[in-house]
Context: one part of a larger RNA
C1' cells in the first nucleotide's frame, strides 16, 4: 500500500464547538469539466505477435501487416458526478404557546451532627481492641444540661428516578442564565452531516499566592501484632481535603461500545409531554412523541452476550489497531513554575 478490524482478543480520541477538507434531499432547465462513443494527430527504428521470403534447417536476417499504455485536437451523447439558474418542503433552523429537571453562576439562609471554649450537675474512671497497650482523667475527664464559637457536609424525600456534551450535579430561598421535551404547522427554503489542524471545557491528586482549618487524614510519632511488620488493628497527627485567583490536563475520563441519518417482530416497567374515549372526574382504557430501563424474535457474535438506546442492515465523515517484552520508554520537538504531559522510535530478545 491492498485488505481485515476496534464491548471483553491489539484498536473509539475524556468531551464539545468548529475553519479547511470529505460527503450532501425532491423536481425542472441549461453547460459539458469528469464519463461514454466515433474520428484524427502523435505514440522513431529495432523487438514481441501474424503472414510471406533468404541463408540446405534453425538460430539469424529481409519484406509486409497488426498491436501499443498514454498524451493532444475535433464531432456527438447527457443517465450519473460536477458547475450555473429556477423551484419545492419532508432534512435543518426560526416563531408562538406550554412543560419537567441535584444543568450552570452569584447571593442569602436553616437544622442535625461534630470539635472547641465558658458555666451547672457529678465524682473515677473514660477510651480503645480479638485481647491489650500507647492516649485522656482528682489541675475533675467520660456522662449529662445550658450558652457561645467554628468549619465542613447536607439525613429522611431518594428511586431500578432526574439533568448535563463530557468531567459531573443534591438542605432551603432569591436573582441571573444555558439546554431539552411537547403542541401548533405560521415563517425561512437544503441554510445540512462529519471534522485533520485549532479553540474551549475537563474528576481526583498535585503546584503557585493569599485565606481558612471542625471532622477526616498521605507523611510522621507512639502502642500492639509478628520470626520480622518500614503493613493490616489502636492512640495521636502535618500537608491535603474547604474558599479566592492562577496553573496542571491526566483517569478502569467506562456503556472498556465515535458522531449523524435511514431501515428492521414484540412484551413489560418508569420519567416528561400533549390528545382521544368513558355524562364530569380521581381512576381506567386507548393510540402518539421524547428520555431511562428489563426481557426477547430475526439477525449478528468465538462465545459471553447484543437485540429500534444494536454489537442487526446500510450510507457519510473522523479517530485508532497490525505478535509479546524492550516502552508509552530514549532522543528530538512543543507545553508546564515544578511534578510531569503530548508526540514517539531502535538495538536487543522470546
Nucleotide at each position: 500500500c491492498u485488505g481485515g478490524g476496534c464491548u471483553u482478543a491489539a484498536a473509539g480520541g475524556g468531551u464539545g464547538c468548529g475553519c479547511a477538507g470529505g460527503c450532501u434531499g425532491g423536481c425542472c432547465c441549461g453547460a459539458a469539466a469528469g464519463c461514454g462513443u466515433c474520428u484524427u494527430g502523435u505514440g522513431a527504428a529495432a523487438g514481441c505477435c501474424c503472414c510471406c521470403g533468404g541463408c540446405u534447417c534453425a538460430a539469424c536476417c529481409g519484406g509486409g501487416g497488426a498491436a501499443c499504455a498514454g498524451c493532444g485536437g475535433g464531432g456527438c451523447g447527457a443517465a450519473c458526478u460536477u458547475c450555473g439558474g429556477g423551484u419545492c418542503u419532508u432534512g435543518a433552523g426560526g416563531c408562538a404557546g406550554g412543560u419537567a429537571g441535584g444543568g450552570g453562576c452569584g447571593g442569602a439562609u436553616g437544622g442535625a451532627a461534630c470539635u472547641g471554649u465558658c458555666g451547672g450537675u457529678g465524682g473515677a474512671g473514660c477510651g480503645g481492641u480479638g485481647g491489650a497497650a500507647u492516649g485522656c482523667g482528682u489541675a475533675g475527664a467520660u456522662a449529662u444540661c445550658g450558652a457561645c464559637a467554628g468549619g465542613a457536609a447536607c439525613g429522611c424525600c431518594g428511586a431500578u428516578g432526574g439533568c448535563g456534551a463530557a468531567g459531573g450535579c443534591a438542605g432551603u430561598c432569591c436573582g441571573c442564565u444555558g439546554g431539552g421535551c411537547c403542541u401548533g404547522u405560521c415563517c425561512u427554503g437544503a441554510c445540512g452531516c462529519u471534522c485533520a489542524g485549532g479553540c474551549a471545557c475537563g474528576a481526583a491528586a498535585g503546584c503557585g499566592u493569599g485565606g481558612g482549618g471542625a471532622g477526616c487524614a498521605a507523611a510522621c510519632a507512639g502502642g500492639a501484632u509478628u520470626a520480622g511488620a518500614u503493613a493490616c488493628c489502636c492512640u495521636g497527627g502535618u500537608a491535603g481535603u474547604c474558599c479566592a485567583c492562577g496553573c496542571c490536563g491526566u483517569a478502569a475520563a467506562c456503556g472498556a461500545u465515535g458522531c449523524a441519518c435511514a431501515c428492521u417482530a414484540g412484551a413489560c416497567g418508569u420519567c416528561g409531554g400533549a390528545g382521544c374515549c368513558u355524562c364530569u372526574g380521581a381512576c381506567g382504557g386507548u393510540a402518539c412523541c421524547g428520555g431511562c430501563g428489563u426481557c426477547g424474535c430475526a439477525g449478528c457474535a468465538a462465545a459471553a452476550g447484543u437485540g429500534c438506546u444494536a454489537a442487526g442492515u446500510g450510507u457519510g465523515c473522523c479517530g485508532c489497531c497490525u505478535g509479546g517484552g524492550g516502552a508509552g520508554u530514549a532522543c528530538g520537538g512543543c507545553c508546564g513554575c515544578a511534578a510531569g504531559g503530548c508526540u514517539a522510535a531502535a538495538a536487543c530478545u522470546c
The prediction has a mean pLDDT of 88. Small-subunit ribosomal RNA, central domain from Geomonas sp., 350 nucleotides, folded computationally. Rfam family: Bacterial small subunit ribosomal RNA. RNAcentral holds the full RNA, with entries from ENA. Taxonomically the source falls in Geomonas (Bacteria, Desulfuromonadia, Geobacterales, Geobacteraceae).